RNA sequence: UUUUCGAAAAGGCAAACCAUGGGUAACCAUGGGACGCAAAGCCACGGGUCCUGUCUUGCAGGACAGCCGGGUCGCCGAA
Numbered sequence: 001u002u003u004u005c006g007a008a009a010a011g012g013c014a015a016a017c018c019a020u021g022g023g024u025a026a027c028c029a030u031g032g033g034a035c036g037c038a039a040a041g042c043c044a045c046g047g048g049u050c051c052u053g054u055c056u057u058g059c060a061g062g063a064c065a066g067c068c069g070g071g072u073c074g075c076c077g078a079a
Stems, first nucleotide, its partner, number of pairs: 005077002012037002017032006035066001041072003045069003048064007
């Protein structure tokens, strides 16, 4: 220095819910709020779930990264 791992320390993020706004919807943004999180940073590549159209049951479009896997960048340095 790197990998694995996750003690300590410094910090970080922010579920449900509420308000406002956007969207047909899933859902998203801002503010409040904390269930939790060592990637709960980012990416829609694979699987999955959800929404819309169609109802030919297949397809097309969209959403979810805090559903799983994967990719990628990253704070700290005990055992």
A computed fold for a 79-nucleotide RNA from a Thermodesulfovibrionia bacterium, annotated as c-di-GMP-I riboswitch aptamer.
It was read from a public genome assembly, where an Rfam model found it.
Model confidence (mean pLDDT): 88 of 100.